[in-house]
Context: one part of a larger RNA
RNA sequence: GAUUGAACGCUGGCGGUAUGCUUAACACAUGCAAGUCGAACGGUAACAUAGCUAGCUUGCUAGCUGAUGACGAGUGGCGGGGGGGGGGGUAACGCGUAGGAAUCUACCUUAUAGUGGGGGACAACCUGGUGAAAACCAGGCUAAUACCGCAUACGCCCUACGGGGGAAAGAAGGGGAACUUGUAGCCUCGCACCGAUAGAUGAGCCUGCGUUAGAUUAGCUAGUUGGUGAGGUAAUGGCUCACCAAGGCGACGAUCUAUAGCUGGUCUGAGAGGAUGAUCAGCCACACUGGGACUGAGACACGGCCCAGACUCCUACGGGAGGCAGCAGUGGGGAAUAUUGCGCAAUGGGCGAAAGCCUGACGCAGCCAUACCGCGUGUGUGAAGAAGGGUUUAGGCUCGUAAAGCACUUUAAGUAGGGAGGAAGGCCUGUAAAUUAAUACUUUGCAGGAUUGACGUUACCUACAGAAUAAGCACCGGCUAACUCCGUGCCAGCAGCCGCGGUAAUACGGAGGGUGCAAGCGUUAAUC
Numbered sequence: 001g002a003u004u005g006a007a008c009g010c011u012g013g014c015g016g017u018a019u020g021c022u023u024a025a026c027a028c029a030u031g032c033a034a035g036u037c038g039a040a041c042g043g044u045a046a047c048a049u050a051g052c053u054a055g056c057u058u059g060c061u062a063g064c065u066g067a068u069g070a071c072g073a074g075u076g077g078c079g080g081g082g083g084g085g086g087g088g089g090u091a092a093c094g095c096g097u098a099g100g101a102a103u104c105u106a107c108c109u110u111a112u113a114g115u116g117g118g119g120g121a122c123a124a125c126c127u128g129g130u131g132a133a134a135a136c137c138a139g140g141c142u143a144a145u146a147c148c149g150c151a152u153a154c155g156c157c158c159u160a161c162g163g164g165g166g167a168a169a170g171a172a173g174g175g176g177a178a179c180u181u182g183u184a185g186c187c188u189c190g191c192a193c194c195g196a197u198a199g200a201u202g203a204g205c206c207u208g209c210g211u212u213a214g215a216u217u218a219g220c221u222a223g224u225u226g227g228u229g230a231g232g233u234a235a236u237g238g239c240u241c242a243c244c245a246a247g248g249c250g251a252c253g254a255u256c257u258a259u260a261g262c263u264g265g266u267c268u269g270a271g272a273g274g275a276u277g278a279u280c281a282g283c284c285a286c287a288c289u290g291g292g293a294c295u296g297a298g299a300c301a302c303g304g305c306c307c308a309g310a311c312u313c314c315u316a317c318g319g320g321a322g323g324c325a326g327c328a329g330u331g332g333g334g335a336a337u338a339u340u341g342c343g344c345a346a347u348g349g350g351c352g353a354a355a356g357c358c359u360g361a362c363g364c365a366g367c368c369a370u371a372c373c374g375c376g377u378g379u380g381u382g383a384a385g386a387a388g389g390g391u392u393u394a395g396g397c398u399c400g401u402a403a404a405g406c407a408c409u410u411u412a413a414g415u416a417g418g419g420a421g422g423a424a425g426g427c428c429u430g431u432a433a434a435u436u437a438a439u440a441c442u443u444u445g446c447a448g449g450a451u452u453g454a455c456g457u458u459a460c461c462u463a464c465a466g467a468a469u470a471a472g473c474a475c476c477g478g479c480u481a482a483c484u485c486c487g488u489g490c491c492a493g494c495a496g497c498c499g500c501g502g503u504a505a506u507a508c509g510g511a512g513g514g515u516g517c518a519a520g521c522g523u524u525a526a527u528c
Base pairs, nucleotide, nucleotide: 001528002527003526004525006524007523008522009521010520013375014374015373016372017371018370020367021333026331027330028329030328031327032326035078036077037076040075041074043071044070047069048068049067050065051064052063053062054061055060056059085286087284094211095210096209097208098207099206100205103203104202108199109198112195114193116150118148119147125140126139127138128137129136130135156164157163158162170191173188174187175186212258213257214256219249220248221247224246225245226244227243228242229241230240231239261283262282263281264280265276266275267274268273288309289308290307291306292305311322312321313320314319339365341364342363343362347361348359349358350357351356378408379407380406381405388399389398390397391396412469414464415463416462417461418460422455427449428448429447430446431445432444433443434442472517473516474515475514476513477498478497479496483512484511485510486509487508493500494499
């Protein structure tokens, strides 16, 4: 000199853009953070509509009907492995980089063959019972895209002529042309389901090289190193096991100990390098502590399950409940770090055919000069060089064109009015095409219409009034820009280094003046 996720002291006008528990991975009150689908299913607890019945206050009360819109609880599907968080552990194929072969991949895209025929249950519900509660037990009824068989089967397996083992599910809209009526079969349309292909995406595995310090850590290792065989896995492999061999690593630092998430990057520096890993992005590991598996395409799963432990809470003492390193917020620790805010309008995600619902992701607002950037606190004129302060050699000098006065301007703040963009979509109507038996339905294109904004009293523009509402901080001995007076008298004190102070202190304290930065200025800490 540059820099910071900074803190402290004094001071403080506005705006924009960023950042904001670096300490206790300490403990957490409260609310919210993952749901959705009735176009899979049986149904109807609540709400609304309609119909019927009864009562009367004659337009509201009660009851009934799942009939309609919808929908609590339940079965079922998809999603809760994403997104969000902090960095405890980890010196490791963890990360970075360059390669590799023995693998899987829901949803999506592509290409292809199918979706035939049956069955038995379990919830919800009803009945009964146990318990303080959490919850649980027994009996009975029932549906499905839930579950289980049969048939068929390209790919799969075997001892390969041949044999073995294997799948599926339907619901919504429209039609009444054909078949006798029909809400059925049937036809049609867009979805859904099942087997198998290729891709995309994501994931698992292996290897070379690189990746902190200590030798006051020199030897370490029995599934250890390799082989054969078997098991296991989606897959290679001592991954596991049986047998056999006795290997494997190490001063090119094994083992042990300490510290630490790694990287793109960031800071500094002319560079080489040094320091660092906040925010943003990629990867890893973790979710009260330790262990375990289940489900699933994917987890050994932050807001899932089981066991053990510590802690907290409820209890009728028999037994139960919980996990903010999600967003806010509280206590504690600390020099120190914010709101128990608004909204799904946009972007993105989950579910759904869609409308839509959910989304503390996200978009915004609030707080803090924490940082960077921009603007303002007036402009011109004005010598009687006013008054006053300071100083003086008493003449003067200086604050100083500074003020006053005169003439102007109105940025920002204030008041009033106007006012974009962030909005794309979705809905309704008409029309054309595709599809079709069809002028239905559905999809696509075009046209028209009514709409969708948390921010928001938005940005921006215009008008109004009046210099009005807006300057401090540090320093002045040398380094280092800036000097005098008074007080003090080795005292009180200053100090980054040299050093000042013992009666004329430009170095202490005050004042006047000056210098430097400026809504900041200094100090401390830290890095180069």